A computed fold for a 115-nucleotide RNA from an Anaerolineales bacterium, annotated as SAM riboswitch aptamer (S box leader).
[in-house]
RNA sequence: UACUCAUCCGGAGAGGCGGAGGGAACGGUCCCGCGAAGCCUCGGCAACCAUGCAGCGAUCGGUGAUCAGUGAAGAAGGCGCUAAUUUCGUCAGACGAAAGUCUGGAAGAUGAGAG
Repeated sequence: UACUCAUCCGGAGAGGCGGAGGGAACGGUCCCGCGAAGCCUCGGCAACCAUGCAGCGAUCGGUGAUCAGUGAAGAAGGCGCUAAUUUCGUCAGACGAAAGUCUGGAAGAUGAGAG
């Protein structure tokens, strides 16, 4: 960096340094000198991977082992996250007099996989 799959209306902040921006893009809007981004320290959340357990299935050289998916568990490991639904919208469709509402998509984020 392009691809595949899953999830994204829940959850969780203090201190130090720093010194003006930030929330991916664009528009709205929101946060911010009562201190933004970024870096560091210590917490916390969560449960994707990993871990152990259970039962089901498949395979085999079958009192068992391995593999795949499932369920519930815990939080020592690999990530991640810790304002606002991914902050709302953007494209399409349905409904509606309109305002708008709903559904799907795109884009994005994170994890796992395979290049």